[in-house]
RNA sequence: GGGGCGUUGGUCGAGAGGGAAGGCGCAGGACUUUCACUCCUGAAAUCGCCGGUUCGAAUCCGGCACGCCCUA
Numbered sequence: 001g002g003g004g005c006g007u008u009g010g011u012c013g014a015g016a017g018g019g020a021a022g023g024c025g026c027a028g029g030a031c032u033u034u035c036a037c038u039c040c041u042g043a044a045a046u047c048g049c050c051g052g053u054u055c056g057a058a059u060c061c062g063g064c065a066c067g068c069c070c071u072a
Stems, first nucleotide, its partner, number of pairs: 001071007010024003018055001026042005048064005
């Protein structure tokens, strides 16, 4: 240099064109003498960035950035 894959809450990680699951963690509550466990409730994501397509984009297309792998 060429090619492929990946980038989604604090973290791990699903996700189809109709607007984002779940686990862990965190906050509050129930239980307990207290803690832990368990249960209930809740907060938290400009979906890497910039454009394009579309009535509508995390999702499709292009460019760029970063990471990993293959190749020369």